[in-house]
Overview:
This is a predicted structure of a 361-nucleotide RNA (Bacterial RNase P class A) from a Gemmatimonadota bacterium.
RNA sequence: AGCGUGUGAGUGAGGAUCGCCGAUGGCUUAUGCCACCGGAGGAAAGUCCGAGCUCCGCAGGGCAGGGUGCCGGGUAACGCCCGGGCGCUGAGAAGCGACGGAAAGUGCAACAGAGAGUAGACCGCCGAUGGCCGCUUGCGGCACAGGCAAGGGUGAAAGGGUGCGGUAAGGGCGCACCGGGCUUCCGGUAACGGGAGUCGCAAGGCAAACCCCACCCGGAGCAAGGCCAAAUAGGGGACAGGGAGUUGCUCGCUCCAACUGAGUCCCGGGUAGGCCGCACGAGGCUGCCGGCAACGGUAGUCCUAGAGGAAUGAUCCUCCCCCGCGAGGGGACAGAACUCGGCUUAUUUCGCGCGCUCGUC
Numbered sequence: 001a002g003c004g005u006g007u008g009a010g011u012g013a014g015g016a017u018c019g020c021c022g023a024u025g026g027c028u029u030a031u032g033c034c035a036c037c038g039g040a041g042g043a044a045a046g047u048c049c050g051a052g053c054u055c056c057g058c059a060g061g062g063c064a065g066g067g068u069g070c071c072g073g074g075u076a077a078c079g080c081c082c083g084g085g086c087g088c089u090g091a092g093a094a095g096c097g098a099c100g101g102a103a104a105g106u107g108c109a110a111c112a113g114a115g116a117g118u119a120g121a122c123c124g125c126c127g128a129u130g131g132c133c134g135c136u137u138g139c140g141g142c143a144c145a146g147g148c149a150a151g152g153g154u155g156a157a158a159g160g161g162u163g164c165g166g167u168a169a170g171g172g173c174g175c176a177c178c179g180g181g182c183u184u185c186c187g188g189u190a191a192c193g194g195g196a197g198u199c200g201c202a203a204g205g206c207a208a209a210c211c212c213c214a215c216c217c218g219g220a221g222c223a224a225g226g227c228c229a230a231a232u233a234g235g236g237g238a239c240a241g242g243g244a245g246u247u248g249c250u251c252g253c254u255c256c257a258a259c260u261g262a263g264u265c266c267c268g269g270g271u272a273g274g275c276c277g278c279a280c281g282a283g284g285c286u287g288c289c290g291g292c293a294a295c296g297g298u299a300g301u302c303c304u305a306g307a308g309g310a311a312u313g314a315u316c317c318u319c320c321c322c323c324g325c326g327a328g329g330g331g332a333c334a335g336a337a338c339u340c341g342g343c344u345u346a347u348u349u350c351g352c353g354c355g356c357u358c359g360u361c
Base pairs, nucleotide, nucleotide: 001357002356003355004354005353006352007351008350009349012319013318014317015316016315017314018313020039021038022037024035025034026033027032041333045344046343048342049341050340051339052338053221054220055219056218065217066216067215068214069213070084071083072082073081074080085099086097087096088095089094100212101211105210106209107206108205122152123151124148125147126146129145130144131142132141133140134139135138160178161177162176163175164174165173179201180199181198182197183196184195185194186193187192225276226275227274228273235267236266237265238264239263240260241259242256243255244254245253246252283302284301285300286299287298288297289296290295320331321330322329323328
């Protein structure tokens, strides 16, 4: 100097004025007023995973459906994180990988190509052997039979690779090395790695195609859900009101009708409204201990928004950072809605740690 990787801060500081939401205290019948304190994020976002919590469902098992998929560990749990293995990329630091099974079965492979999976003669090579022709009679020619997967060409992919030998030409046909299958030994918890022996080498690819195997999964979501509870209307009930009789009247009593709803009271359901859920939690910070790490344990310490259509704002002054000679311009992405753990995406700018490569001294 150029990179790689991890991590931190992030409309900043001070002041003035006017407001908004919430807690506490005081005043107030209440509305409200006053004082004081607190009031967005690293992603609050996307709502993509995993949970807590709540209600509903549920004997147990299976089918269907969905998800995950190298190994080990972490965690409440995960598709997340950490460590490791293997493969690919890079000179390197490092990055990326749905990374179980293709001899269980079914299927797919456009175009091109002779042939796409029981391989295949388009160009090409050979033509030893047989055939035909010629002659110098053991050679030359033709390329008819036939042989060949080496070379060319097509394709994303053409049935191990390179080399030597061999052959008419070729071919694991033979051999060496590399690759691969199987057996076995060693290292490792394992994925896997290494060694030895053996087999000429076998059905190539795709499972984010169906499928097979292993493991996991009930549904809906805070408008979940719980409590209190008006007015009006409606429902149920009690009292009351009517007629007849009883002794003239009144009360009372008895009987009838099952009519009235005008009055009073009670009950329960729902609505408006209010309260809870709802801010102390798988919590944050610091130290020590265990662990390579993720993380766990332990001691101390801190309390940090809770609205309910949604507050966290606006204006002004001085300063700050960047660009510009200056006037001036710029200071990002973005806005809690029950709560946590992740992932992903957005983000002007300013740092810090570790590492790699190159150059100079």

Overview
The prediction has a mean pLDDT of 77. The model forms 94% of the base pairs in the Rfam consensus. A source record names the gene rnpB.